A computed fold for a 72-nucleotide RNA from a Candidatus Microgenomatia bacterium, annotated as transfer RNA.
It matches the Rfam family "tRNA". It is annotated as a transfer RNA. From the family's description: Transfer RNA (tRNA) molecules are approximately 80 nucleotides in length.
RNAcentral holds the sequence, with entries from ENA.

RNA sequence: GCACCUGUAGCUUAACGGACAGAGCAAUGGUUUCCGGAACCGUAGAUAUGGGUUCAAUUCCCAUCAGGUGCA
Numbered sequence: 001g002c003a004c005c006u007g008u009a010g011c012u013u014a015a016c017g018g019a020c021a022g023a024g025c026a027a028u029g030g031u032u033u034c035c036g037g038a039a040c041c042g043u044a045g046a047u048a049u050g051g052g053u054u055c056a057a058u059u060c061c062c063a064u065c066a067g068g069u070g071c072a
Base pairs, nucleotide, nucleotide: 001071002070003069004068005067006066007065010025011024012023013022018055027043028042029041030040031039048064049063050062051061052060
């Protein structure tokens, strides 16, 4: 330099183009306990960035950015 793949909560991930983007772990509040842990009931937290298509985009298209693989 070229080709391909991936990018969603702190981490691991789900989501036919259509429901308020859903879970697990972690964090945090409460119940419980002598204290802690466990258990139970809650809370907050995410679509890499910018455009395009569409009535509607996490999903499709383009560019950029980041990571990975292969070739040179």